Description: Predicted 3D model of a 487-nucleotide part of an RNA (small-subunit ribosomal RNA, 5' domain) from an uncultured Alphaproteobacteria bacterium. Its mean pLDDT, the model's own confidence on a scale to 100, is 86.
[in-house]
Context: one part of a larger RNA
RNA sequence: GAGCGAACGCUGGCGGCACGCUUAACACAUGCAAGUCGAACGAAGGCCGGAGCUUGCUCCGAUACCUUAGUGGCGAACGGGUGAGUAACGCGUGGGAAUCUACCUUACGAUGGGGAAUAACAGUUGGAAACGACUGCUAAUACCGCAUACGCCCUUAGGGGGAAAGGCUUCGGCCGUCGUUAGAGGAUCCCGCGUUCGAUUAGCUAGUUGGUAAGGUAAUGGCUUACCAAGGCUACGAUCGAUAGCUGGUCUGAGAGGAUGAUCAGCCACACUGGAACUGAGACACGGUCCAGACUCCUACGGGAGGCAGCAGUGGGGAAUAUUGGACAAUGGGGGAAACCCUGAUCCAGCGAUGCCGCGUGAGUGAAGAAGGCCCUAGGGUUGUAAAACUCUUUCACCCGUGAAGAUGAUGACUGUAGCGGGAGAAGAAGCUCCGGCUAACUCCGUGCCAGCAGCCGCGGUAAUACGGAGGGGGCUAGCGUUGCUC
Numbered sequence: 001g002a003g004c005g006a007a008c009g010c011u012g013g014c015g016g017c018a019c020g021c022u023u024a025a026c027a028c029a030u031g032c033a034a035g036u037c038g039a040a041c042g043a044a045g046g047c048c049g050g051a052g053c054u055u056g057c058u059c060c061g062a063u064a065c066c067u068u069a070g071u072g073g074c075g076a077a078c079g080g081g082u083g084a085g086u087a088a089c090g091c092g093u094g095g096g097a098a099u100c101u102a103c104c105u106u107a108c109g110a111u112g113g114g115g116a117a118u119a120a121c122a123g124u125u126g127g128a129a130a131c132g133a134c135u136g137c138u139a140a141u142a143c144c145g146c147a148u149a150c151g152c153c154c155u156u157a158g159g160g161g162g163a164a165a166g167g168c169u170u171c172g173g174c175c176g177u178c179g180u181u182a183g184a185g186g187a188u189c190c191c192g193c194g195u196u197c198g199a200u201u202a203g204c205u206a207g208u209u210g211g212u213a214a215g216g217u218a219a220u221g222g223c224u225u226a227c228c229a230a231g232g233c234u235a236c237g238a239u240c241g242a243u244a245g246c247u248g249g250u251c252u253g254a255g256a257g258g259a260u261g262a263u264c265a266g267c268c269a270c271a272c273u274g275g276a277a278c279u280g281a282g283a284c285a286c287g288g289u290c291c292a293g294a295c296u297c298c299u300a301c302g303g304g305a306g307g308c309a310g311c312a313g314u315g316g317g318g319a320a321u322a323u324u325g326g327a328c329a330a331u332g333g334g335g336g337a338a339a340c341c342c343u344g345a346u347c348c349a350g351c352g353a354u355g356c357c358g359c360g361u362g363a364g365u366g367a368a369g370a371a372g373g374c375c376c377u378a379g380g381g382u383u384g385u386a387a388a389a390c391u392c393u394u395u396c397a398c399c400c401g402u403g404a405a406g407a408u409g410a411u412g413a414c415u416g417u418a419g420c421g422g423g424a425g426a427a428g429a430a431g432c433u434c435c436g437g438c439u440a441a442c443u444c445c446g447u448g449c450c451a452g453c454a455g456c457c458g459c460g461g462u463a464a465u466a467c468g469g470a471g472g473g474g475g476c477u478a479g480c481g482u483u484g485c486u487c
Stems, first nucleotide, its partner, number of pairs: 001487004006483005013359006019352002021317001026315003030312003035074003040071002043068004048061006081270003090195008099187003104183002107180005112146001114144002121136006152161003166175003196242003203233003208230008245267004249260004272293005295306004323349001325348003331345001332343004362392004372383004396428001398423005406414001431476005436457003442471005452459002
């Protein structure tokens, strides 16, 4: 000098665009953050009509609509958060294969015929609750067989094995289902190279290294097991310890390099702590399950409930970091044939000079060089064209009116916002720091090695340009100065 997710002190007019718990991966009240489909299914209720009457109930009917708890499907593995762990094929880069892939696209073929249940519901019943138990009834795109199978899988090449589901319809069709094929996108695994510090860490390793066989997996593989061999790594730093998410990037620097990894983007890891599997195309699953633990809460003491490192918000910690806001209008995501529903993703608004950028706080004329202040050699000098005064202008803010784009035909949270027109009036809007040298800027008073200053050198003990005040001056400016950190 440049920079910062900064903080602190003094000060503070407006706007745009960004950014905002770096500390306790500390604990969390409350609300919301993942639902949707009645065009898969049975049922209940409402609405409507009629009847009976006990006048607010019962019965019957109707099918168009509405509402739903349940069965079922898809989603919930995305999106959002955090950086604890991890020095590792974790990441980056370049290769590779023994693999899987729901939804979507491509192509071919099929969608025949049966069966047994079960929730809801009804009844009985346990429990304080959470939640159950038994009996009986019922449907399906839920479940199970049979048939068929071009291509598909296995094969000793003879043969063997394996599917399906319907719904809506204006009857034209549309949406589905099953098998196979190719793709796209996604995922898994393997390898070369690169990836912090310490030798005051020198030896480490028995599933360890390799082979055979088997198991297991979507798949290779000591991944696992049995047997056999005795290997494997290491001074080119193994092992151990410490620290740390990695990268694109960011800051600095002429560069080489050094430092760093906030926001944004890619990958990884984690979800109270530890462990485990289930479901599923996909998880060993943040708002799922089970077990153990710590903590908090409820309890009828028998037993139960919970997990903000989602968005707000609270306590705590801290020098320090925001609203318990609006909307699904846009972009995107999930479900649905659609209408639409959901979406604290997102888009906006609020708060904060936290940063960057832009603008303003007026312009011209104006010497009696006014008054006042300060200095003085008492003549004057300086503040200073500065003010006043006169003549103008109206950016921004303010008031009135008008009023977009963002939205393909419709739909606007933002928002009566941005912008535009008109109006009034210099009106509402300047501070901070420094002035001994480095380093731009000097005098007076006070103080008297005191009080104090200080980045370094150093100032202060009676004339201090260095302390404190004043006048004057220098610098930057809605900021300025200090502290911390990096180059």